RNA sequence: UCAACGUGCCAGGGGCGCUGCAAAGCUGAGACGUACCCUUCGAACCUGAACCAGAUAAUGCUGGCGGAGGGAGGUCACAGGUCACUCUAC
Repeated sequence: UCAACGUGCCAGGGGCGCUGCAAAGCUGAGACGUACCCUUCGAACCUGAACCAGAUAAUGCUGGCGGAGGGAGGUCACAGGUCACUCUAC
């Protein structure tokens, strides 16, 4: 002095369905958690969608739609090493 990548801090975005009387079971990171996921390098999540196909006890359960359209960051800290200069040694 400041590229990438990373961590933290602060801030922000997001979902919570299916079966069941209940207990509990299914998928999932998360199904109301002092949690989890995501934040433009954006498939977190929303829209299309009361969509299409398949599977299931049932459901965004799986695939398609689909890299389609939207979608929430920072004059911060640390770490990192980049560049320049200086000194020393060889």
A computed fold for a 90-nucleotide RNA from Tateyamaria omphalii, annotated as TPP riboswitch aptamer (THI element). Its mean pLDDT, the model's own confidence on a scale to 100, is 79.